The RNA shown here (Bacterial RNase P class A) has 362 nucleotides and comes from a Beutenbergiaceae bacterium. The sequence is in RNAcentral, with records from ENA. The coordinates come from a structure-prediction model, not an experiment, and the mean pLDDT is 76. It is recorded under the gene name rnpB. NCBI's taxonomy places the organism under Bacteria, Bacillati, Actinomycetota, Actinomycetes, Beutenbergiaceae.
């Protein structure tokens, strides 16, 4: 100094003005309400609603079956599809990064186009051996070494062998089943011997295992106030309609009303709902995710949905041969709706740390 990696922050500040919601207070009103101060009012994702849990409600939530997540390994967490640390594979000179990473000798399907042949076989073109021709050549047969086709061709070399040839034998390797020893909590990890030489990929193809999962959802749920007006048909009251427990079966329980039309009413209020697996510095523990304990911190809660616009000034970038003054412009994604943890995406700009490779300098 150059090229990278990883990891963390921030998301402009002051004032001025004009306006918005919740509360509090104080004034006006019979009341709805309005005025007046004053507090307080988005966010790293508040976002997609992908996943996981807390909270409600289903009278007990019992077996199946279906249907759905999840798939190295150990830990972490309230739980996960998240984190962490490792192992296995792959890229990378490294720092690092990436894997939807059970199982295709339980079954079944597919493998596009080329090619002989795409999975129980197969020979175009070549080699050889015979037979037949004068020759080119033709049958018949043997063969998988070479050539050729493909993303993929039945281990790799080198060698006995043989008519050519092969694991047909053999030496070494590569891999794969058993034994067995060491090391690891364990994924795996290094060693011996032995074997037959050895038939491909796809499971984000059906399936197989192993494992978890009840269902609905804050418009859950609940309190309160206020309104109305019935009226027909069907079906049924222990020969049980209907309903609840799961989407179905069993199997339990409730069980006198239930459906459908037609008319009529209402369509407010309040809780839930704002302190919580919360944040945050020290301390211990532990490689780390995390955990534990001690002190300090924390006032958004609208309901058709408030949190916003203008104006100056500094601050930041970008243009003006150009941060010296000037003058122009520029600010980004996007926003609560019961709460947490996570994942994915989207986003103007800038800032800080820790690493790794080249090359110069001493």
């Nucleotide at each position: 100094u150059g090229a990278g990696c990883c990891g963390g922050c921030c998301a402009g500040g002051c004032g001025g003005u004009c306006g918005c919601g919740u509360c509090a207070u104080g004034g006006a009103g019979c009341a709805a309400u309005c005025c007046a101060u004053g507090c307080c009012g988005a966010g790293g994702a508040a976002c997609g609603u992908c996943c996981g849990g807390g909270c409600u409600c289903c009278a007990c939530a019992g077996g199946g079956c279906a249907g759905g997540g999840c798939g190295g390994u150990g830990g972490g967490u309230a739980a996960c599809a998240c984190c962490c640390a490792c192992c296995c594979g792959g890229g990378g000179c490294a720092a690092c990064c990436c894997g939807c990473g059970g199982g295709c000798c339980a079954g079944u399907g597919c493998c596009a186009c080329a090619g002989a042949a795409a999975g129980u076989a197969a020979a175009c073109c070549g080699c050889c051996g015979c037979a037949c021709g004068a020759a080119a050549g033709u049958g018949c047969g043997g063969u998988a070494a070479g050539g050729g086709u493909g993303a993929a061709a039945c281990g790799g070399u080198g060698g006995u062998g043989u008519a050519a040839g092969a694991g047909a034998c053999c030496a070494c390797c590569a891999g794969c089943a058993c034994a067995u020893c060491g090391g690891g909590u364990g994924a795996c990890c290094g060693g011996u011997g032995u074997g037959g030489c050895u038939a491909g990929g796809u499971a984000a193809a059906c399936c197989c295992c192993g494992u978890c999962c009840g269902g609905a959802g804050c418009a859950a749920g609940g309190u309160c106030a206020g309104a109305c007006a019935g009226g027909a048909a069907g079906c049924g009251c222990g020969u049980g309609a209907g309903g609840g427990c799961u989407g179905c079966c069993c199997g339990c329980c409730c069980g006198a009303g239930c459906u459908u039309c037609c008319g009529g009413g209402u369509g407010g209020a309040c809780c839930g709902c704002a302190a919580g697996a919360g944040g945050u510095g020290g301390c211990u523990g532990g490689u780390g995710a995390c955990a534990g304990u001690c002190g300090c911190c924390c006032u958004a809660g609208a309901u058709a949905g408030a949190u916003g616009g203008c104006c100056g000034c500094c601050a930041c970038c970008g243009c003006g041969u150009g941060c010296a003054a000037c003058g122009c412009g520029g600010g980004a994604c996007a926003g609560a709706a019961c709460c947490c943890g996570g994942c994915g995406u989207a986003u103007c700009g800038g800032c800080c740390g820790g690493c790794u490779c080249a090359u110069c300098c001493g």